Background: Predicted 3D model of a 1517-nucleotide RNA (small-subunit ribosomal RNA) from a metagenome. Its mean pLDDT, the model's own confidence on a scale to 100, is 85.

RNA sequence: AGAGUUUGAUCCUGGCUCAGAACGAACGCUGGCGGCGUGGAUUAGGCACGCAAGUCGAACGGAGAUUUUUUAUAGCAAUAUGAAAGGUCUUAGUGGCGUAAGGGCGAGUAACACGUGGGUAACGUACCUCGAUGCUGGGAAUACCCUCCCGAAAGGGAGGUUAAUACCGAAUGUGGUCAUGCGGCGCAAGCCGGAUGGCUAAAGGUGGGGAUCCGUAAGGACCUGCCGCAUUGAGAGCGACCCGCGUCCUAUCAGCUAGUUGGUGGGGUAAUGGCCUACCAAGGCGACGACGGGUAGCCGAGUUGAGAGACUGACCGGCCGCAUUGGGACUGAGACACUGCCCAGACUCCUACGGGAGGCUGCAGUCGAGAAUCUUUCGCAAUGGGGGAAACCCUGACGAAGCGACGCCGCGUGCGGGAAGAAGGCCUUCGGGUUGUAAACCGCUUUGAGCAGGGGCGAAGGCCGGGGCGUGAAUAGCGCCUUCGGUUUGACGGUACCUGCAGAACAAGCCACGGCUAACUCUGUGCCAGCAGCCGCGGUAAGACAGAGGUGGCAAGCGUUGUUCGGAUUUACUGGGCGUAAAGGGGGUCUAGGUGGUUCGUUAUGUCUUUCGUGAAAUCCCGGAGCUUAACUCCGGAACUGCGGGAGAAACUGGCGAACUUGAGCGCGUGAUACGUAAGCGGAAUACUGGGUGUAGCGGUGAAAUGCGUAGAUAUCCAGUAGAACACCUGCGGCGAAAGCGGCUUACGAGCGCGUUGCUGACACUGAAGCCCGAAAGCGUGGGGAUCAAACAGGAUUAGAUACCCUGGUAGUCCACGCUGUAAACGAUGUGCACUAGAUGUAGGGAGAAUCGACCCUUCCUGUGUCGUAGUUAACGCGUUAAGUGCACCGCCUGGGGAGUACGCCGGCAACGGUGAAACUCAAAGGAAUUGACGGGGACCCGCACAAGCGGUGGAGCAUGUUCUUUAAUACGACGCAACGCGUAGAGCCUUACCCAGGCUUGACAUGUAACUGCACGGCCGGUGAAAGCCGGUCUCCUUCGAGGGUGUUACACAGGUGUUGCAUGGCUGUCGUCAGCUCGUGCCGUGAGGUGUUGGGUUAAGUCCCGCAACGAGCGCAACCCUUGUCGAUAGUUGCCAUCAGCUCGGCUGGGCACUCUAUCGAGACCGCCGGUGACAAACCGGAGGAAGGUGGGGAUGACGUCAAGUCAGUACGGCCCUUAUGCCUGGGGCUAGUAACGUGCUACAAUGGCCGGUACAGAAGGCUGCGAACCCGCGAGGGUAAGCUAAUCCGCAAAAGCCGGCCCCAGUUCGGAUUGGAGUCUGCAAUUCGACUCCAUGAAGCCGGAAUCGCUAGUAAUGGCGCAUCAGCUACGGCGCCGUGAAUACGUUCCCGGGUCUUGUACACACCGCCCGUCACGUCAUGAAAGCUGGUUACACCCGAAGUCGUUUAUGCGCCGAAGGUGUGGCUGGUGAUUAGGACGAAGUCGUAACAAGGUAGCCGUUCCGGAAGGAGUG
Repeated sequence: AGAGUUUGAUCCUGGCUCAGAACGAACGCUGGCGGCGUGGAUUAGGCACGCAAGUCGAACGGAGAUUUUUUAUAGCAAUAUGAAAGGUCUUAGUGGCGUAAGGGCGAGUAACACGUGGGUAACGUACCUCGAUGCUGGGAAUACCCUCCCGAAAGGGAGGUUAAUACCGAAUGUGGUCAUGCGGCGCAAGCCGGAUGGCUAAAGGUGGGGAUCCGUAAGGACCUGCCGCAUUGAGAGCGACCCGCGUCCUAUCAGCUAGUUGGUGGGGUAAUGGCCUACCAAGGCGACGACGGGUAGCCGAGUUGAGAGACUGACCGGCCGCAUUGGGACUGAGACACUGCCCAGACUCCUACGGGAGGCUGCAGUCGAGAAUCUUUCGCAAUGGGGGAAACCCUGACGAAGCGACGCCGCGUGCGGGAAGAAGGCCUUCGGGUUGUAAACCGCUUUGAGCAGGGGCGAAGGCCGGGGCGUGAAUAGCGCCUUCGGUUUGACGGUACCUGCAGAACAAGCCACGGCUAACUCUGUGCCAGCAGCCGCGGUAAGACAGAGGUGGCAAGCGUUGUUCGGAUUUACUGGGCGUAAAGGGGGUCUAGGUGGUUCGUUAUGUCUUUCGUGAAAUCCCGGAGCUUAACUCCGGAACUGCGGGAGAAACUGGCGAACUUGAGCGCGUGAUACGUAAGCGGAAUACUGGGUGUAGCGGUGAAAUGCGUAGAUAUCCAGUAGAACACCUGCGGCGAAAGCGGCUUACGAGCGCGUUGCUGACACUGAAGCCCGAAAGCGUGGGGAUCAAACAGGAUUAGAUACCCUGGUAGUCCACGCUGUAAACGAUGUGCACUAGAUGUAGGGAGAAUCGACCCUUCCUGUGUCGUAGUUAACGCGUUAAGUGCACCGCCUGGGGAGUACGCCGGCAACGGUGAAACUCAAAGGAAUUGACGGGGACCCGCACAAGCGGUGGAGCAUGUUCUUUAAUACGACGCAACGCGUAGAGCCUUACCCAGGCUUGACAUGUAACUGCACGGCCGGUGAAAGCCGGUCUCCUUCGAGGGUGUUACACAGGUGUUGCAUGGCUGUCGUCAGCUCGUGCCGUGAGGUGUUGGGUUAAGUCCCGCAACGAGCGCAACCCUUGUCGAUAGUUGCCAUCAGCUCGGCUGGGCACUCUAUCGAGACCGCCGGUGACAAACCGGAGGAAGGUGGGGAUGACGUCAAGUCAGUACGGCCCUUAUGCCUGGGGCUAGUAACGUGCUACAAUGGCCGGUACAGAAGGCUGCGAACCCGCGAGGGUAAGCUAAUCCGCAAAAGCCGGCCCCAGUUCGGAUUGGAGUCUGCAAUUCGACUCCAUGAAGCCGGAAUCGCUAGUAAUGGCGCAUCAGCUACGGCGCCGUGAAUACGUUCCCGGGUCUUGUACACACCGCCCGUCACGUCAUGAAAGCUGGUUACACCCGAAGUCGUUUAUGCGCCGAAGGUGUGGCUGGUGAUUAGGACGAAGUCGUAACAAGGUAGCCGUUCCGGAAGGAGUG
C1' cells in the first nucleotide's frame, strides 16, 4: 500500500467481497510448564444453607464464673455454709457511636443525569484540626429483674422495684439569635462591626498525688492528667442548590402548555424557587426542532484509524440511579435508608386455619433460561474501615490460594555429527525423484516435569523494661521521641529462589495449498457425493469434492462463527458529486436564513499573542527503575488539542457612526417585438342547405370491400348557413420567467434594447417555508359543434388481428367560469456576479467616415446560431450563451430490483397528485467509447445471383442411395448448403465388422524367458463332423557330438479387439472460396480497448496498379514461376509420306528418305511492346495495326489468417477407459438384396429433328501375358471350337456412334415405349435358390412432355452421339474418371431473389438475429400489504373506591386535603394472529402470443384518457 468481480476487449461510474487489528467471547480439533491479568454480557428470573456490622463494662443498674481480704456459724483443724468489701473474666438489657460507609447491579433515566467551566451576597455539615468560654444545682420515669395473663408460633398485655453520659425543668450567657437604631463596605437581592432590650446550653467517666481541710475508715474536697459534654468562631474534607456550553435516532410526531408563564401574600425547606397554596394578570415553549415516539446509565477512557472520525462504555477510577414491585414517612449530622419501619400487590415458606415469616442487583453456592462465564476454599499476616483510652473485637472490603489456553507474556518438547542418500510411503518419462540429515548410529547437554536438601522479602508495629523531652507541686501519672534491651505477630507456604540426583528420557498440534493468497501431485468420484468469503469448482483425464503423499503458514495452540473499526474518498470537515452513469426543483416571486461594493473613525464578537486557574488518579507517549527476561508493576516528565479569568494587538470579519458612486434603482430621449387581456373586422378552404347544368358511376386501397349514387351522386356554376384555423410573408428571425405566442384593427397592461449620465446612495445576490403561473389529456356547470377523432360499428389483412389500412362515428377538440397541477415540463445543463484567444453568420439600436440619398465599409452595446484556442471531460463532447477559472445561495444523489409501490398524513368532485419506506432478492444494474456480427439501414462493386436463353428435375417405369418399418440379423459411419450413384475403383462364398449354430484359448499374428520334446518344417493316411476342429497312425534335418537353427507342447510376460470417446488427439479432408482478403515491425494518434498503415480519388479479375495521405516498409495471400492445349523453329526417326525415286501381290507392302504429319526434348512467341483517343502529364481503359494467338489466349495444378468442438478412433497412427475360455480367433449357414410408404441422384422414354431395315464415312485417349486375342469353322444369338500375332507408336480389343445415302412406318398407346412375366439358353465361378450378368423366343405395363416448386450451363460451353479405363473370376456400371465427334441460343441490364467484398449507419446482439427479450396464464417456495374480527403491551382522560403516611383541625382509637394499588368507561400509539384477497421476488428445459433492441418490420419514448387474454393498441400534446 491494495486486490477480486459487470465486457469479446476497454475506460469510467458503482455496489458486493477479501487481505489487517481488536474482543468479558462461543464452537470444533488438539493440549507440556510458569507468571500477570480476567471470568453470569442472557431472566433487575426464583432461591436451600453458611457467612457479609458491629463495638464500647473507662456511660448504667443488674446477673454469672473465679479469686483476694474481713467476718458470722459448725468444726481441734483442714474445710463447708452464709454475709460484707475488693480484683479479674463474661455479658442479656438501658445508653453511646457506627449501621447513609464499604460491597453489588445498570432496571429506570434523553435529564442540570453526566462532562466541563462558573455561581450561592440563597445553604448544611457528626466524627477530625485550631481558637474562645463554660460544665452550677435539682426532678420524674423506664428496660433488665420479679409476679400474673393471652397465643400453636411470631409475639403481646397487666402489676411491682431500680440506674445512668437515657429523659425533663431551673441557673449562668463567652457567644449565638431576634427586634430597634448607628457606622463602614459592596456592581448587587446584601455583607461586616459596635450599642440597647428579649430569647437561648451542658454529663459525666477514668488515672495519679499527697501539702491543707473534712471524714471512724475507705475516701472526698483540693491539686494534676486523659477521655467526654455544652455554646460559639474558623479550617479541612463532604454534601445541597443554581447557571453557560456539550450530549443518540425519528417530521410517516408540527404544534405543545392551566401550576401552565409571571406577579403579590402566605406556607414549607439547611437553602433559592409554582416547591406548595390563595388571589391577580395571560402568558410561556417551538423549524436554532417544542410536544410525542424509539433507544440508552454518563464520563475518564477502550478498539480502530495517517489523521479527522467511527464504534464501544467489560475489568480499574469518578458521578448518578436502583435494592422483590408500588407508595410513604420515622430516626438521624446525614436516608425517604440493600442485610431499618409502615401500607398495598405478586411470589415462597410455616400454621393448631385463628394467624405469622421472608426478600443474595453482598461472598461462595443452587435451579431455570442460554452458544456461554469459576470454589458453598484460607486468613485478618498486610492495606483500609467501624467501635474502644487501650489491649483488642468485627470486617466474603481486602490479602491469598483454587477452577477455565478466556487473554497477554515467557520457556520447553533437545543440541552437534551422521549418505549405503537405508527401509517404508508417495510419484515416475521406469532412468529416477521425493520424504531426507530426516531416521538409524556416535557424541554432548539437562530448562521444565520427578525425587532429595537448603531457604527468603512481604514485619511496619504491639507489649514489657531502660533513657531523653514536655506537662505538672511532683522523682507520680500522662503524652512524645529513641543508633537501647527483651518478648511477640505470616493466610499464602516450607512457596519464590539456590543446590544435588537420574535420564533424550515424560511433553505437537491445527489450518491451508484454483485466483485474490505463501503452498502440487496421485487415486477415487462423475452436475452425483460434495465445496464455496467473492469470482466460481464437480456432466470420465478435477492442482477447487473425498483420501493419500508432499508443501506452505502459525504454534500450545490452530481454525470457524459473531461483533466493531479499517480498507470505504462508499455520507466526502479534512475529502465526492448532479449534460449522457444515481442526482437541477416545470417556471417565477418573496419571508426567515446565508452572503455582501469603496473610504474614514470607533469598538473588540469572531481572530491572534502572552499570562493565571483548571483540565483527579489510572491509561497513551518519552526517560528511568524492580521482578533472571517479558507481560506486569513503580518513579519522573510530557501530554490531556478543552473551559474560564487577566493583560495586550486591530490587518481581516462582525457591531456602531460618518461619507462615496462603480453595484442596484429612478428620470429623460429613442427603438423593435407571433408578450398578455378584451372588443370588432376579413378572405381562402371545408362541411351542410337551396337552385341550375349533367350522367353512371364516385370513393377508397398494396389489391379490395364496407360506404355514397338513377329517389340523379361524384364533377361543375350560383346563392346561403355554420364553426374552426389563419396559406404565402416565415427566416437555427422576434417576444416571454417557463408553459407558450403567428390574419387585420383598436383599447388597456407588462417586460426589454440602445443613447444620455440628471437623481437616490448599497437600497444588493440567493432564497427553506409561503404565494402565483403552469402544454396536453381529464373533471364540473352552461354554451357551441364545421373539421378531426379515443370509445364504438362495419370492411379488409391475418394462423388469429380486440392492431397497423379503409368507410363511418360519439365524447373530446372551440368559448365562458371553476377545478386538476402533471410531461422526454429537455439545453435531460438552478440563479446571480466576475475573469479567460479568436473566426464567421444573423436580429435590434447607436457612433464614425463617405454619399445627392440609401447601401457597402469601420466600430460599440444587446440578443440568437455555427466553428474553434487554451482549459476541461470516463469518453462523447463543452468551449465568453462553458460542461473553463473562481465566489455566493438554493435544490438534489449515494448499487440494481422490490417501488415512486405499501402504510400514515396533506391536497383533489373524481381521475389522481405530493410526501414516501421495509421485508425479501441479485452480483451486478449502468455511462461512454472499441472491434466484430447482424439489420425486412444506406452507398459502391462482383458472381449463371437474377434477368435473357438452351436443356433438365418434380409426373411414368426401372436402377441406385437414404429415411421409416420389419427382422434372429437386416453391420457401421455420413444429416441444410457442405449427408442421401457418399466411405463402397465391384456384398452369391470371401469381403463382413451383423445374426444363428459348432468349435479354439499364449491364441489367426509379433517379441522375450524358462522347462520339456530327436519329434524337422511339412507331407501322406484313417475315424468323426456341415466345415472348422477333435481323436489316431506314418515318413523325415544338420553336426566339429558341446551344440546350432527350426518346430511343437507346457508355463509366464503378453498378443488380439471394426469395443468406447472425432467433445482428449495427430494426420488428412469438406466448406465459406480461387472470395481478395489476413497480418506484422518501427513510427504517429488515443488514458485505454484500439486506430493509422489497409481509409480517400481513380483503376483492375485481384489489397492489380497509380495518385494523394503520419505514415514508412515487410510477410502470408493475388499475379507470375509448373503441367496441358493453340503457332513456329532446332534436334531425333522400326509412325508417316509417296512429297521425291524405284519395285509391287496395290496394302507405305518393299527398297529408299526424314521434307511434311506425328512422337518427345529443347527453344521462340504476347509485353498494353507500337499507333490513335480518353484520363490528372499517372495507373489504366477504348479502338486499330501486325500476329497462330491480344489485353490473366483456353484449361489444370496451386486454397492466405481463420470459421463451423464440421467429418473421420471403421484407412492408418495415438492418450484415457473397457473385454481377456471373450467384446479375441476359426468354421458352416443366413443377413447387409426384406417392403406398405417417403425423399435424393440417375437411366430409358413418351416419339416423325423420330423408329426400323440396308448401305457407307471420319476419332481420341486409355488398356493388354493365369492378359488382349486376329483370321477361320459352328450357333439366330449370348457364345463355343481351333489358333496367328503382341510384354506393344509394331500385334489385339477397334465396329466408333450420331452423321451421310436409300427404303419402310404416317400420328396410333403405334413398327413409339420397353417394364413385367413365361419358356429356352450362354458365360464366370467350389457354388448363381435366397442373390449374377448376358442371349433367343414369347409377353408387352406405366408413360402422349409432367402441380407447387426447383437444377445446370456464357463457347468448342450447353445440348447431343458414341469410345475407353479403374475396381473386377463374374457382375446388378444406367455410377465414377477420362476421350473424341456434331455443335448452338442468349446476356437490355443490376430494380428484385441468393452468396460475397469495401465504406458508412443503428444496436439493449458477442453462444454474435437460429441473437436478445416483454407481459398474461399454469405449478412450487418465500417474504410483505389489505381484511370481518380475535388477542396482548403501553399511555392519556373521566369517574368510583381509597391503605399506610405527612400536614391541617379538633381531640373522639374522630374528621378533612392529598394519596399507591385496584375497578369501570372512552380514546391514542404499538405488537401478534386472521377465513379470504392483492401485487412482488425466486425457481435447466410448461402455455399463449411478439411489445422492445436494426427504419425491430406501424420509429421509439414521456404525460394523460379510453379500450383490449397478454405483451399492448388508439386518441391528444